[in-house]
């Protein structure tokens, strides 16, 4: 050089063959409730209420995506088909 696969959100993923409704999921992040425990300050005064703060599970909401890039078929593309860019294998 050739030839196959892969590329979707911070990360990870399903959809692609067979085009169709608001791109669906799971981790992470932000926000509220609940709750466990831990140290610490109060009031009390040996039994016990209270404050905020950190921390583990749980539940509810919420944001976030030019679907690797351009182009092109179609009323319509994440998806078909062109050329490219990135990786990974295999031939030479």
């Nucleotide at each position: 050089g050739g030839g196959c696969c892969u590329g979707u959100a911070g990360c990870c993923u399903a959809g692609c063959c067979u085009g169709g409704a608001u791109a669906g999921g799971g981790c992470a992040c932000c926000a509220g409730c609940c709750u466990u425990c831990u140290a610490u300050c109060u009031c009390c005064a040996u039994a016990g209420a209270g404050a905020a703060a950190g921390u583990g599970a749980g539940c509810u909401g919420g944001g976030g995506g030019u679907c690797g890039g351009g182009g092109g078929u179609u009323c319509a593309a994440a998806u078909c088909c062109c050329c490219c860019c990135a990786g990974g294998c295999c031939c030479g």
Predicted 3D model of a 92-nucleotide RNA (transfer RNA) from a Candidatus Woesearchaeota archaeon. Its Rfam family is "tRNA". It is annotated as a transfer RNA. NCBI's taxonomy places the organism under Archaea, Nanobdellati, Candidatus Woesearchaeota. The prediction has a mean pLDDT of 80. It was read from a public genome assembly.